[in-house]
RNA sequence: GCCCCCUUAGCUCAAUGGUAGAGCAGCUGCCUUUUAAGCAGUUGACGUAGGUCCGAUUCCUACAGGGGGUA
Numbered sequence: 001g002c003c004c005c006c007u008u009a010g011c012u013c014a015a016u017g018g019u020a021g022a023g024c025a026g027c028u029g030c031c032u033u034u035u036a037a038g039c040a041g042u043u044g045a046c047g048u049a050g051g052u053c054c055g056a057u058u059c060c061u062a063c064a065g066g067g068g069g070u071a
Base pairs, nucleotide, nucleotide: 001070002069003068004067005066006065007064010024011023012022013021018054026042027041028040029039030038047063048062049061050060051059
């Protein structure tokens, strides 16, 4: 240089064009003599910029970051 893959919540992961979910973590409350555990509730995210579409996490393009292959 060329080719391929990945990027979603603080972390690990879902979601095959139709209101973005789960577990853990955080916060609040209940329970408990206290802590832990348990129970109930709750906050928080689609890498950036464009395009297609009635509608985009999803499809297309470019860029950024990470990983792999090739000589």